[in-house]
RNA sequence: GAGUUUGAUCCUGGCUCAGAGUGAACCCUGGCGGCGUGCUUAACACAUGCAAGUCGAACGGUAACAGAGGAGCUUGCUCCUGCUGACGAGUGGCGCACGGGUGAGUAAUGUAUAGCUAACCUGCCCCGAAGUGGGGGACAACAGUUGGAAACGACUGCUAAUACCCCAUAUCCCUCUAAAACAUAAGUUUGUGAGGAAAAGUUUUUCGCUUCGGGAUGGGGCUGUAUCCUAUCAGCUUGUUGGUGAGGUAACGGCUCACCAAGGCUAUGACGGGUAGCUGGUCUAAGAGGAUGAUCAGCCACACUGGAACUGAGACACGGUCCAGACUCCUACGGUAGGCAGCAGUGGGGAAUAUUGCACAAUGGGCGAAAGCCUGAUGCAGCAACGCCGCGUGGAGGAUGACGCAUUUCGGUGUGUAAACUCCUUUUAUCAGGGAAGAAAAAAAUGACGGUACCUGAUGAAUAAGCACCGGCUAACUCCGUGCCAGCAGCCGCGGUAAUACGGAGGGUGCAAGCGUUACUCGGAAUUACUGGGCGUAAAGGACGCGUAGGCUGGUUUGCAAGUCAGGGGUGAAAGCCUACAGCUUAACUGUAGAACUGCUCUUGAAACUGCUUACCUAUAGUAUGGGAGAGGUAGAUGGAAUUAGUGGUGUAGGGGUAAAAUCCGUAGAGAUCACUAGGAAUACCGAUUGCGAAGGCGAUCUACUGGAACAUUACUGACGCUGAGGCGUGAAAGCGUGGGGAGCAAACAGGAUUAGAUACCCUGGUAGUCCACGCCCUAAACGAUGUACACUAGUUGUUGCUAUGCUAGUCAUAGCAGUAAUGCAGUUAACACAUUAAGUGUACCGCCUGGGGAGUACGGUCGCAAGAUUAAAACUCAAAGGAAUAGACGGGGACCCGCACAAGCGGUGGAGCAUGUGGUUUAAUUCGAAGAUACGCGAAGAACCUUACCUAGGCUUGACAUCCUUGGAAUCUUUUAGAAAUAAGAGAGUACUAGUUUACUAGAACCAAGUGACAGGUGCUGCACGGCUGUCGUCAGCUCGUGUCGUGAGAUGUUGGGUUAAGUCCCGCAACGAGCGCAACCCUCGUCCUUAGUUACUAACAGUUCGGCUGAGGACUCUAAGGAGACUGCCCGGGCAACCGGGAGGAAGGUGAGGACGACGUCAAGUCAUCAUGGCCCUUAUGCCUAGGGCGACACACGUGCUACAAUGGAAGGGACAAAAAGACGCAAUACCGCGAGGUGGAGCAAAUCUUUAAACCCUUUCUCAGUUCGGAUUGGAGUCUGCAACCCGACUCCAUGAAGCUGGAAUCGCUAGUAAUCGUGAAUCAGCCAUGUCACGGUGAAUACGUUCCCGGGUCUUGUACUCACCGCCCGUCACACCAUGGGAGUUGAUUUCACCCGAAGCGGGGAAGCUAAACUAGCUACCCUCCACGGUGGGAUUAGCAACUGGGGUGAAGUCGUAAAGGGGGUAACCAAG
Repeated sequence: GAGUUUGAUCCUGGCUCAGAGUGAACCCUGGCGGCGUGCUUAACACAUGCAAGUCGAACGGUAACAGAGGAGCUUGCUCCUGCUGACGAGUGGCGCACGGGUGAGUAAUGUAUAGCUAACCUGCCCCGAAGUGGGGGACAACAGUUGGAAACGACUGCUAAUACCCCAUAUCCCUCUAAAACAUAAGUUUGUGAGGAAAAGUUUUUCGCUUCGGGAUGGGGCUGUAUCCUAUCAGCUUGUUGGUGAGGUAACGGCUCACCAAGGCUAUGACGGGUAGCUGGUCUAAGAGGAUGAUCAGCCACACUGGAACUGAGACACGGUCCAGACUCCUACGGUAGGCAGCAGUGGGGAAUAUUGCACAAUGGGCGAAAGCCUGAUGCAGCAACGCCGCGUGGAGGAUGACGCAUUUCGGUGUGUAAACUCCUUUUAUCAGGGAAGAAAAAAAUGACGGUACCUGAUGAAUAAGCACCGGCUAACUCCGUGCCAGCAGCCGCGGUAAUACGGAGGGUGCAAGCGUUACUCGGAAUUACUGGGCGUAAAGGACGCGUAGGCUGGUUUGCAAGUCAGGGGUGAAAGCCUACAGCUUAACUGUAGAACUGCUCUUGAAACUGCUUACCUAUAGUAUGGGAGAGGUAGAUGGAAUUAGUGGUGUAGGGGUAAAAUCCGUAGAGAUCACUAGGAAUACCGAUUGCGAAGGCGAUCUACUGGAACAUUACUGACGCUGAGGCGUGAAAGCGUGGGGAGCAAACAGGAUUAGAUACCCUGGUAGUCCACGCCCUAAACGAUGUACACUAGUUGUUGCUAUGCUAGUCAUAGCAGUAAUGCAGUUAACACAUUAAGUGUACCGCCUGGGGAGUACGGUCGCAAGAUUAAAACUCAAAGGAAUAGACGGGGACCCGCACAAGCGGUGGAGCAUGUGGUUUAAUUCGAAGAUACGCGAAGAACCUUACCUAGGCUUGACAUCCUUGGAAUCUUUUAGAAAUAAGAGAGUACUAGUUUACUAGAACCAAGUGACAGGUGCUGCACGGCUGUCGUCAGCUCGUGUCGUGAGAUGUUGGGUUAAGUCCCGCAACGAGCGCAACCCUCGUCCUUAGUUACUAACAGUUCGGCUGAGGACUCUAAGGAGACUGCCCGGGCAACCGGGAGGAAGGUGAGGACGACGUCAAGUCAUCAUGGCCCUUAUGCCUAGGGCGACACACGUGCUACAAUGGAAGGGACAAAAAGACGCAAUACCGCGAGGUGGAGCAAAUCUUUAAACCCUUUCUCAGUUCGGAUUGGAGUCUGCAACCCGACUCCAUGAAGCUGGAAUCGCUAGUAAUCGUGAAUCAGCCAUGUCACGGUGAAUACGUUCCCGGGUCUUGUACUCACCGCCCGUCACACCAUGGGAGUUGAUUUCACCCGAAGCGGGGAAGCUAAACUAGCUACCCUCCACGGUGGGAUUAGCAACUGGGGUGAAGUCGUAAAGGGGGUAACCAAG
């Protein structure tokens, strides 16, 4: 820096990623070289070889080798001589304490840094001084004897020395000691007396040796500072702390011992537990930091485990000794040997780490006089891409942009100059030739690496590219396969049939001899914040006060110099990092020089600040005095109202309670009412964001005692102050203990209701408790969710207390201080908000926070009588949890408004029969779709065949249909047989048109048939891939944009507000100004008039008449159909700022005149792949096509929509009157005739204002008289008509007969506000006919009602709350059941560590010590043995910790389980109780 919480936003906050690194490991791959690095695990066990020897110039010697000499002879053998070179074993010296390995232990006996050592030692080395005489006796080797399996000894005898001992000497030195001087804290110097110490070898030089002093080097000891986590470890300690004395040590010291005292350490973390070698450095980071301690270097510790000492200058000793233990080897069972955490190597463990190599040539070490020997230190080589660095795998040209592959919109495009091909080069590779430096301070000799590096030549592009990724973060995209499967995944998340996210391919991106993954560290993370964070609401202020330690602290002044600052000195190892230069062809690597090492220490100086100190000051703070305010506290006393109970009186049937009831009380007299009595609790009014108190909290009146604050006065003290870990005190309510008290109220409990249930809400009762005294508890949403104190920083207003000033003297005004509130600027804040009472600006101190859950839980500790409180984790799990604000949606929230939404009315549906659609069922099939509103007389404006998509059966396979190719034939017509038809097999007629010069022939166009393959075809799937079209909210009044402004932002403003309207319609106002889509208008029809035009329409006047506008005629009227006019709140009155509203006039029409068309942004993944179009998928002798028959019409049932009715406002019969609109040639059909009728015969007229069609309700007359009827017409029988190839399944209509249910319809529900409802008929589309009672139109007759907006439904605007945004059909809680996971308790059990007490007591040091041993050194030494200490071990008790555990507790997670619906949801508030958060 990015991703991730949200619909979106800002913030808080976690998780994750991009970077760098590694002693790494793993997957895939692998050309070369240089330089480095390589058991991080089992401090597990180790076969084998090597890793420390050397000196003959210390010594006695001669086992082996070589040589020499000699002897014997068999002439190449044997023997002799330590004679020479040398040398096994031995004595002796030096070394073995270095070098090399490892990190177990160790939290300080360590390390780092700076000091001290007058409290010390130091072999070899250097310097200086002095010396190096005289004696002596042994022990190995060796020889002999002897034990033992061996390891290893025992005894006797001989022998040398630079081995050992004695004596002398002593400059000096050491110990003891008389004395003196100096200084006193130890002490230093001088000095008397006594005692103590020396080694040789060699021919010479030399090298050694001894004593003393000094140096160098190396070490020992001490001190300051620094050095991990844990307080759920708070007290630890008896050699402990100190002293005196002694011992011991190289040396100080309780280091050890005796005695004495009772100390010592500790919240600045003792003691305990866990973990860990430390450092230079390394990694990371801008830095500060954080992490780490491989290789290299310094220090420490260790050497199978534990203990111990010896030798020595140095060890308590890696390749030494002794003892104990475990393990391993050998054994003759008596014993005995061993220690790779040296170099190789083996086994084992493990994800994992190399050769049983070469050489001492170089560097270094040991011994030696030296030559030299030894050296797994070291130098090299081998193995490993383990890391870093360098090089290469070719370069140039080369386009019909080849083939192949992939993709495609089929045109192409990508791979791609890439390849092929041509020319060139040779780093690397292979071969051959030459060939180093490393070797030096005389010369010579000496090279493991190594015939290596390097140089030259030859050959030939020849020998050499992979890995990961491609949804975002993050550079890089397409196809196929798969279909919530298989799988991916670092986080977010992909995958349920079009996956750039899985798998493969093509292409691309990144890095490259490597690339990815995993693990770990730092970073990003300001996510522990010193640099550099926070705490009103996100996690976070302690419930409140007093106060200890600590931290911080007013003004002036004196001195000091601890902090601080400046200069200088020492140190801060080397290497590393950095800079410069240089060497390997470059780089890595290496060398030289510098800088740096920010630290510690010493010293000189400064004195501002902090500190300490001196003297003062008054402003902090406190004291004193005065009059006031107050529900401040404690105790006592005293009131009145009310409730309840009791007693008595009056009085009678109810009372009480609730939404409604009941339980309950009452005729044994309630309730009501009057009087009296008793008792307890609480204190109306005043009373108020008024007062007091630190908080909790405090409310009748009076009295007593008592705390604090404010104001005023300025007298006194003189910084006395602030904060405050622990500590102490106070601390609502509930609860607990003891004793009282108990009126009302009231957990628990009981009963009555409510309810699906009701362990609740409501009601009737009612016990603890509430009250008092004393003692506990110690927690609250103990809140201003805001720690305390001080200072500073605009105002205005209210109120409480005190004081001052003013006058107009008041119920006044103004000012000051102290409190308490409201509003508001700067500033702050994520925003909300805070804002002199800060959440502003600063200072001081304390408390607290670090993702959500688990969990304020477990365990442990402390407190408590208990309840419980306090302190306080982890495993596991999630990628969020959260704050504020925004837009919506929602609310059994609010305000306003509208709609046949309710209401007021009229008529229906729901009941009956039938029609029709749907569900269900059935079926071979009952094709498919539509599903709340917004499916259901819907697609379908018309299923007998067809339609038709379904079923059964029979057939076809380039196909019923389209394009292309080949062949043949015109096309076409008539006809026979089989078959249900499709179809199959035949017969006959026919030979056309156009062009090429006619015929012939060829070609072409249309059509038919056959064949071939590309293809056709699909009402198959997906409406959740789509276009188009449609429904609905809704003809509701809304939906947006540009610019500007406000806001960090999402967004807001505009569009809100006040009015008004049918309307976001208009007006006014306004940080908005404008605009768009909607509204309205423009369009059509109807209503009035005018103009124009009069045929098929019309007929007033005139004429004729068959009396019919029939004819002439007319153009007036009606009408037709074109164009105009008209209505605009224009006019008047009233109201109003206006918009507009109410009323009126005129007018055919009046405030949108009526009706229609017209449907904003969007919602419902709404509907339709079966109208059509279309992506993808699927079928291809079938899911395509043809044919026949059947089905879509089934029928216990349920629902929707309708028709007809139930009748007298009616039915029937007769007579009479009035429409509009529409259709008509495959048609409408008149007059006439036939038939009871449907209809038939026939055909005037009409392609239509000409012809075709009785309108009905209605009116008049008659009849029926309330009944299952002269209502109603279903159903059924019979007979017909019409359409049509064909009316069986399955048409309509007619006639005769039959005459079902039904007497107005439960709960519920629908439509309609005027030419509307209701009622009456007419027409049309589709159509051969028709199941039409449907749909769409047309006219006739023609009402009732609307008080009003409380309620139901739907909608709009504003506002409010929200944990909802898939948006309440939302979200979400807990028990129970199931599965899995981690965890607490747990009778116990098994280890580990540690502590205390006791027992045993090896080796060994120390002490004692013989009657045993000893040649010298002899008042001696050694030893057995004894004692103290003590490792291991044993017994018992305790502590800590780990594993397991029947059973058990809660917790977490899981797609669909069960039960309920507790929380959220009007505003304010938190005063009280209960429960929860």